Description:
A computed fold for a 105-nucleotide RNA from an uncultured Caulobacterales bacterium, annotated as Glycine riboswitch aptamer.
């Protein structure tokens, strides 16, 4: 040096499901009031509960399948602890790009 794979980092694509209810809490708007008080199926954002969904972070499972059998392995399959259900975040995976590392020539 080239090649193939793993890992770290950067760019770039990257699905599915609720703008559901209720309580509180901040901001806000609008009416009323001289001011306050109060009032509106107001509007935002936050907690928190309940209800109903989603699967592609992790997490657990294994009829087929790998494996002589037992033991084991293991997905894009199942399950939904967990996380997620308007954008935005995030996102298994995929590409590039750079570094280490390990094998091969």
């Nucleotide at each position: 040096u080239c090649g193939c794979g793993c890992u770290a980092c950067g760019c770039g694509g990257g699905a599915g499901a609720g703008u559901c209810u209720g309580a509180c809490g901040g901001a806000u708007u609008c009416c009323u009031u001289c001011a306050a008080c109060g009032g509106a199926u107001g509007u935002c954002c936050g907690u928190c509960a309940g209800c109903g969904c989603c699967g592609a972070a992790g997490g657990c499972g294994c009829a087929a399948c790998c494996g002589c059998c037992c033991c084991g392995g293991a997905a894009a399959c199942g399950c939904u602890c967990a996380g997620g259900c308007c954008c935005a975040c995030g996102g298994a995976c995929c590409g590039c790009g750079c570094a280490g590392c390990a094998c091969g020539a």
The coordinates come from a structure-prediction model, not an experiment, and the mean pLDDT is 75.